[in-house]
RNA sequence: GCCCGCGACACGGGGUGCCCCGCAGGGGGCUGAGAUCACACCCGUCGAACCUGACGCAGGUAGUGCUGACGAAGGGAUGUCACGGCGUGGACGC
Numbered sequence: 001g002c003c004c005g006c007g008a009c010a011c012g013g014g015g016u017g018c019c020c021c022g023c024a025g026g027g028g029g030c031u032g033a034g035a036u037c038a039c040a041c042c043c044g045u046c047g048a049a050c051c052u053g054a055c056g057c058a059g060g061u062a063g064u065g066c067u068g069a070c071g072a073a074g075g076g077a078u079g080u081c082a083c084g085g086c087g088u089g090g091a092c093g094c
Stems, first nucleotide, its partner, number of pairs: 003085003007081004011044004017030005050075003057068003
């Protein structure tokens, strides 16, 4: 100096659906890490976090991104440092 592993800090990105009851406040149920506020959760280019295609396709469900395909598709938010490892070069000493 570079690469890899792991971690920390800072910063940044993102989603919040479906069903039932109720006049309403609100309550209950389903899936999920998360179901609109929680100093949570998830994700940050080695990027399926999330968005688009999609008011689409197949299956399934009480219903829904519930599951699968689509998907080698198109987008998508990063810097610094510590430690460990690997390789390489230089200086000095013997």
The prediction has a mean pLDDT of 79. Predicted 3D model of a 94-nucleotide RNA (TPP riboswitch aptamer (THI element)) from Kineococcus indalonis. Its Rfam family is "TPP riboswitch aptamer (THI element)". Rfam links the family to the GO term thiamine pyrophosphate binding. Rfam's curators write: Vitamin B(1) in its active form thiamin pyrophosphate (TPP) is an essential coenzyme that is synthesised by coupling of pyrimidine and thiazole moieties in bacteria. It was read from a public genome assembly, where an Rfam model found it. The source organism's lineage runs through Bacteria, Bacillati, Actinomycetota, Kineosporiaceae and Kineococcus.